[in-house]
RNA sequence: CAGCGGGUCCCGUGCGAUGCGGCCCGUGAACCCUGUCAGGUCCGGAAGGAAGCAGCAGUAAGCGACAAGCCGCAGGUGCCACGGUUACGCCUGUCGUCG
Numbered sequence: 001c002a003g004c005g006g007g008u009c010c011c012g013u014g015c016g017a018u019g020c021g022g023c024c025c026g027u028g029a030a031c032c033c034u035g036u037c038a039g040g041u042c043c044g045g046a047a048g049g050a051a052g053c054a055g056c057a058g059u060a061a062g063c064g065a066c067a068a069g070c071c072g073c074a075g076g077u078g079c080c081a082c083g084g085u086u087a088c089g090c091c092u093g094u095c096g097u098c099g
Base pairs, nucleotide, nucleotide: 001096003094004093005092006091007090008089010084011083012082013081014080015078016077018074019073020072021071022070023069025064026063027062033058034057035056036055041050042049043048
C1' cells in the first nucleotide's frame, strides 16, 4: 500500500434496566357526591305522598403504604440480541507485496 473480516456510524425489530404515571390495598365529603334514609318535618279528612338531617354503605379530589406483578409513556438507558445498508473517516485482526 492492497484485499478480506470485525467495530465505530445510520436504520429497523426485540429484550432488559432506569424515571414518571396508572392498575391493585388502605384512608378519605357535617352540608355544597350517590344510594338507603331511623328520628323528626311538610302536604292530605284519610289512604298515602314529598323533601330530607344523623347513621350506614359506596365513592371523587387528595393522602398513605407500596416488596412484587401487569399496562402505558420517555430517552445523553445497556462493554444487550438479531437483521439491513454502505459513501466515507477512524480503530482493530488476518493475509500478500514493497521498502
Molecule: Bacterial small signal recognition particle RNA
Organism: Bacillota bacterium